[in-house]
RNA sequence: CUUAUCAAGAAAGACAGAGGGAUGGGCCCGAUGACGUCUUGGCAACCCCGGUUAGGCGGGGUGCUAAUUCCCACCGCGCUGUAGGCGUGGAAAGAUGAG
Numbered sequence: 001c002u003u004a005u006c007a008a009g010a011a012a013g014a015c016a017g018a019g020g021g022a023u024g025g026g027c028c029c030g031a032u033g034a035c036g037u038c039u040u041g042g043c044a045a046c047c048c049c050g051g052u053u054a055g056g057c058g059g060g061g062u063g064c065u066a067a068u069u070c071c072c073a074c075c076g077c078g079c080u081g082u083a084g085g086c087g088u089g090g091a092a093a094g095a096u097g098a099g
Stems, first nucleotide, its partner, number of pairs: 001099006011040005019029003023073004041065003045062006069093001074090007
């Protein structure tokens, strides 16, 4: 860079110690130790191998394990009491797998 998926699902212990949830604005999580690292477990998306008529299944490599990618952010449409707000569709950006 290209492509697929993103409304489901999934813990505990140890270490350490203050912010963290991509960015901005919100709203949340956090010393009843968040975030992070390690170990074991779990979830099951992608890829490889075996197996099967196919599927189920087994093994391996990454991944994930608070909140719809937590919500909005750009564009279109609709509703409204037209400041503003709500709903909906498509993008952009982000995350993960494969090449």
RNAcentral holds the sequence, with entries from MGnify. Predicted 3D model of a 99-nucleotide RNA (SAM riboswitch aptamer (S box leader)) from a marine sediment metagenome. It matches the Rfam family "SAM riboswitch aptamer (S box leader)". Its family is annotated with regulation of gene expression in the Gene Ontology.